Description: Small-subunit ribosomal RNA, 5' domain from a Chitinophagaceae bacterium, 526 nucleotides, folded computationally. Rfam family: Bacterial small subunit ribosomal RNA. Lineage of the source: Bacteria > Bacteroidota > Chitinophagia > Chitinophagales > Chitinophagaceae. The RNAcentral record of the full RNA draws on SILVA.
[in-house]
Context: one part of a larger RNA
RNA sequence: GGAUGAACGCUAGCGGCAGGCUUAAUACAUGCAAGUCGAGGGGCAGCAUGGUGUAGUAAUACACUGAUGGCGACCGGCAAACGGGUGCGGAACACGUACGCAACCUACCCAUAAUUGGAGAAUAGCCCAGGGAAACUUGGAUUAAUACUCCGUAAGAUAUAGUUGAGGCAUCUCAGUUAUAUUAUAGUUCCGGCGAUUAUGGAUGGGCGUGCGCCUGAUUAGGUAGUUGGUAGGGUAACGGCCUACCAAGCCAGCGAUCAGUAACUGGUGUGAGAGCACGACCAGUCACACGGGCACUGAGACACGGGCCCGACUCCUACGGGAGGCAGCAGUAAGGAAUAUUGGUCAAUGGACGCAAGUCUGAACCAGCCAUGCCGCGUGAAGGAUGACGGUCCUCUGGAUUGUAAACUUCUUUUAUUUGGGAAGAAAUCCUCGAAUUCUUUCGGGGUUGACGGUACCAGAUGAAUAAGCACCGGCUAACUCCGUGCCAGCAGCCGCGGUAAUACGGAGGGUGCAAGCGUUAUCC
Numbered sequence: 001g002g003a004u005g006a007a008c009g010c011u012a013g014c015g016g017c018a019g020g021c022u023u024a025a026u027a028c029a030u031g032c033a034a035g036u037c038g039a040g041g042g043g044c045a046g047c048a049u050g051g052u053g054u055a056g057u058a059a060u061a062c063a064c065u066g067a068u069g070g071c072g073a074c075c076g077g078c079a080a081a082c083g084g085g086u087g088c089g090g091a092a093c094a095c096g097u098a099c100g101c102a103a104c105c106u107a108c109c110c111a112u113a114a115u116u117g118g119a120g121a122a123u124a125g126c127c128c129a130g131g132g133a134a135a136c137u138u139g140g141a142u143u144a145a146u147a148c149u150c151c152g153u154a155a156g157a158u159a160u161a162g163u164u165g166a167g168g169c170a171u172c173u174c175a176g177u178u179a180u181a182u183u184a185u186a187g188u189u190c191c192g193g194c195g196a197u198u199a200u201g202g203a204u205g206g207g208c209g210u211g212c213g214c215c216u217g218a219u220u221a222g223g224u225a226g227u228u229g230g231u232a233g234g235g236u237a238a239c240g241g242c243c244u245a246c247c248a249a250g251c252c253a254g255c256g257a258u259c260a261g262u263a264a265c266u267g268g269u270g271u272g273a274g275a276g277c278a279c280g281a282c283c284a285g286u287c288a289c290a291c292g293g294g295c296a297c298u299g300a301g302a303c304a305c306g307g308g309c310c311c312g313a314c315u316c317c318u319a320c321g322g323g324a325g326g327c328a329g330c331a332g333u334a335a336g337g338a339a340u341a342u343u344g345g346u347c348a349a350u351g352g353a354c355g356c357a358a359g360u361c362u363g364a365a366c367c368a369g370c371c372a373u374g375c376c377g378c379g380u381g382a383a384g385g386a387u388g389a390c391g392g393u394c395c396u397c398u399g400g401a402u403u404g405u406a407a408a409c410u411u412c413u414u415u416u417a418u419u420u421g422g423g424a425a426g427a428a429a430u431c432c433u434c435g436a437a438u439u440c441u442u443u444c445g446g447g448g449u450u451g452a453c454g455g456u457a458c459c460a461g462a463u464g465a466a467u468a469a470g471c472a473c474c475g476g477c478u479a480a481c482u483c484c485g486u487g488c489c490a491g492c493a494g495c496c497g498c499g500g501u502a503a504u505a506c507g508g509a510g511g512g513u514g515c516a517a518g519c520g521u522u523a524u525c526c
Base pairs, nucleotide, nucleotide: 001526002525003524004523006522007521008520009519010518013378014377015376016375017374018373019371020370021336026334027333028332030331031330032329035078036077037076040075041074043071044070047069048068049067050065051064052063053062054061055060085289086288087287095213096212097211098210099209100208101207104206105205109202110201111200112199113198114197115196116195117151118150119149120148127140128139129138130137131136157182158181159180160179161178162177163176164175165174166173167172187194188193215261216260217259222252223251224250227249228248229247230246231245232244233243234242264286265285266284267283268279269278270277271276291312292311293310294309295308314325315324316323317322342368344367345366346365350364351362352361353360354359381412382411383410384409391403392402393401394400395399418462419461420460421459422458426453431448432447433446434445435444436443437442470515471514472513473512474511475496476495477494481510482509483508484507485506491498492497
């Protein structure tokens, strides 16, 4: 000098863009953050509509009715493994990079081929009867399905055996062929569709292996028994001591094993001419974690943040028998701390889940609020104006110098502020409607509907210099000097050092220098 997720002191006009618990992965009140589908199902608690009945002259009121829209709870499907948070652990194939899998999986999606027959037993809900303070739960009867089970059919699937050919990397792989065995389905509809099963290929996402790279300490020198390898088996989507039994005695290490400490990694960021050094906030990719620890279930995918079980700590409810909970999601609270924001708006856009769709959900996201935390931009007026005014300060003091064109005064401008009026882009789709084409289920065109931000940005007009400057420094380094006070005191100080009666170094004043809505100080890095 540059830099910062900064803090503190003094000060403070505006806007744009960004950023905002670095500490206690401490504890959490409250609300919200993952639902959706009635075009899978039985149904009908509530709402609306219709119908029927009763009362009433009528308005209307009440009752019944799943008949219709729709739909709480329930069965079922898909999603909940994404998105969002944090950086505990981990020095490791975690990450980065480059290869490999002849050792693997992949829901939804796309393409192609084939199939979509028959039958059955339950169960939730509803109803009835109980238990419990509650959480919840027991028994009986009955009912449905795209829930569940069985049978049939079936190969280019799977398994075994044979045969022909080609290739390779030892195990083998691929293509053709033969035989045997095994294995499948679900319907619904507004008739337009939406689906179901099997197989192959693709796409996407993952899993596994390996080379190289990857912090400090030798005041850590030896470490290791599932340890190293083999055989056989189990297990897995898959290879493998991954696990088990048996056999052998190996394996790693001064090119640093083991142990200890520290740490999420990377793209990158800061600095520097570069080499390097330091860092890894925000944004993007990967990993790990979800009160501490362990475990599996479901599923294409989890050993699952807002799922389950067990142990532990903590908190809460209790009728003392027993139960409930997990903000490192968004807000917010307490605590810690030098220190870090609103218990806001909207699904309008982008994206996600579900759905044929309308749509519903979405603290993802987009916006708004707070904070000079940073970067950038703008303003606090411009031109003229010398009786060089008054006042202040200083001096060699009838006077002069300086503050200083500074002020007053004259003319002008109106960014900004205030006020009045107008007023966006972000919206194109979906959907509705009209028309055209069409390979017959799609495409194109016209019109209509949809904006949280927001009456915001922006534009125009009006008034009037009107609304707007501080902070640090002035001995040298280092740009900027005098007076007064103090008298080794009070104090200053980054280093050298200043202060003991003429202090440009302390305190005040006048003047000056530097930066400026900031300026200084502290901390840290280069």